[in-house]
Context: one part of a larger RNA
RNA sequence: GAUUGAACGCUGGCGGCAGGCCUUACACAUGCAAGUCGAGCGGAAACGAUGAGAGCUUGCUCUCAGGCGUCGAGCGGCGGACGGGUGAGUAACACGUGGGAAUCUACCAUGCAGUGGGGGAUAGCCCGGGGAAACCCGGAUUAAUACCGCAUACGCCCUACGGGGGAAAGAUGGCCUCUUUGAAAGCUAUCACUGUUUGAUGAGCCUAUGUCAGAUUAGCUAGUUGGUGGGGUAAUGGCCUACCAAGGCAACGAUCUGUAGCUGGUCUGAGAGGAUGAUCAGCCACACUGGGACUGAGACACGGCCCAGACUCCUACGGGAGGCAGCAGUGGGGAAUCUUAGACAAUGGGCGCAAGCCUGAUCUAGCCAUGCCGCGUGUGUGAUGAAGGCCCUAGGGUCGUAAAGCACUUUCGCCAGAGAUGAUAAUGACAGUAUCUGGUAAAGAAGUCCCGGCUAACUCCGUGCCAGCAGCCGCGGUAAUACGGAGGGGACUAGCGUUGUUC
Numbered sequence: 001g002a003u004u005g006a007a008c009g010c011u012g013g014c015g016g017c018a019g020g021c022c023u024u025a026c027a028c029a030u031g032c033a034a035g036u037c038g039a040g041c042g043g044a045a046a047c048g049a050u051g052a053g054a055g056c057u058u059g060c061u062c063u064c065a066g067g068c069g070u071c072g073a074g075c076g077g078c079g080g081a082c083g084g085g086u087g088a089g090u091a092a093c094a095c096g097u098g099g100g101a102a103u104c105u106a107c108c109a110u111g112c113a114g115u116g117g118g119g120g121a122u123a124g125c126c127c128g129g130g131g132a133a134a135c136c137c138g139g140a141u142u143a144a145u146a147c148c149g150c151a152u153a154c155g156c157c158c159u160a161c162g163g164g165g166g167a168a169a170g171a172u173g174g175c176c177u178c179u180u181u182g183a184a185a186g187c188u189a190u191c192a193c194u195g196u197u198u199g200a201u202g203a204g205c206c207u208a209u210g211u212c213a214g215a216u217u218a219g220c221u222a223g224u225u226g227g228u229g230g231g232g233u234a235a236u237g238g239c240c241u242a243c244c245a246a247g248g249c250a251a252c253g254a255u256c257u258g259u260a261g262c263u264g265g266u267c268u269g270a271g272a273g274g275a276u277g278a279u280c281a282g283c284c285a286c287a288c289u290g291g292g293a294c295u296g297a298g299a300c301a302c303g304g305c306c307c308a309g310a311c312u313c314c315u316a317c318g319g320g321a322g323g324c325a326g327c328a329g330u331g332g333g334g335a336a337u338c339u340u341a342g343a344c345a346a347u348g349g350g351c352g353c354a355a356g357c358c359u360g361a362u363c364u365a366g367c368c369a370u371g372c373c374g375c376g377u378g379u380g381u382g383a384u385g386a387a388g389g390c391c392c393u394a395g396g397g398u399c400g401u402a403a404a405g406c407a408c409u410u411u412c413g414c415c416a417g418a419g420a421u422g423a424u425a426a427u428g429a430c431a432g433u434a435u436c437u438g439g440u441a442a443a444g445a446a447g448u449c450c451c452g453g454c455u456a457a458c459u460c461c462g463u464g465c466c467a468g469c470a471g472c473c474g475c476g477g478u479a480a481u482a483c484g485g486a487g488g489g490g491a492c493u494a495g496c497g498u499u500g501u502u503c
Stems, first nucleotide, its partner, number of pairs: 001503002004500001006499005013375006019368002021333001026331003030328003035078003040075002043071002047069002050065007085286003095210006103203002108199002111196004116150001118148002126139005156165003170191006212258003219249003224246008261283004265276004288309005311322004339365001341364003347361001348359004378408004388399004412444001413440006422430001447492005452473003458487005468475002
């Protein structure tokens, strides 16, 4: 000099763009953050409309009708493996770069082939019971795109090549016919379903190479290293197991210890390099701590389950409930880091034929000079060089064209009017925002640090090795340009200075 997720002191007008718990991966009140589909199903708790009936107070109440709009709870499907957070762990195939073979991939695209005919249950509802609750048990009954056989099998899987094995589900709209006029059969369109091919996307695995410090860590290793058989996995493999062999790694640093998420990047530097890994993007790991599996195309699953532990809460003491490293917010810690906001209008995501619903992702607004950038705090004129301050050799000098005065302007602000783009036919949270026009009056808007040398900027007073200053050298003991105040001056400027960080 540059730099910063900064903090502190003094000060503070406006706008744009960004950023905002670096510390306790400490504990969390409250609300919200993942639902959706009635075009899968049986149904009807609530609300509404309609119709019928009853009562009256004549526009209300009650009852009935799933037949309508819809829809609580339930079965079922898809999604809760994405999106969002954090960096504890990890020195490792975790990450970066480049290769590879023994794999899987829901939804999507594509090709081929199909979608026949049956069955038994079970939630819910109802009845009964237990419990303070969480919830649980029994009986009866019922549906499906839930579940299970059978049939069929181009392609698929297994095979000793003889053969063997294995699927499926319907829904909605439209049309047509009639004689059992019906929630019928049939035809058709769309969506769905089954098997399989290829792709796309995503993921798992292997490998070469790179990736911090310590030798005051020198030896480490028994599933250890390899083989065979078997098991297991989507798949290779000591991944696991039995047996056999005795290997494997290491001074080119094994093992151990400490530290640490990695990268694109960021800061600095002429570069080489050094430092760093906030925001944004990619990958990884984690979700109160430890362990485990279930479901599923995908998890060993942040807002799922089970067990153990610590902690908190409820309890009728028998037993239960919980997990903000999601968005806000609270306590605590700390030098220190924001609103318990608005909207799904846009972009994107989930579900749905759709209408749409959900979305603290996201888009916005709020707070903070935290940073960067831009703008303003007036402009011109004005000498009796006013008053006043300070200095003085008492003549004067200086603040100083500075002020006043005169003449102008109106950026920003304030007041009023108009008013977008972002959105497509419709739909705008932001927001009456940006912007434009008119009005207003110089009117509302300057500080901070420094002035001995380094280092730009000097005098007076006070103090008297005191009080104090200080980055280094050093100032201060009676004329201190170095302390404190004042006048003057210098630098930067809505900031300035100090402290910390890195080069």
Small-subunit ribosomal RNA, 5' domain from an uncultured prokaryote, 503 nucleotides, folded computationally.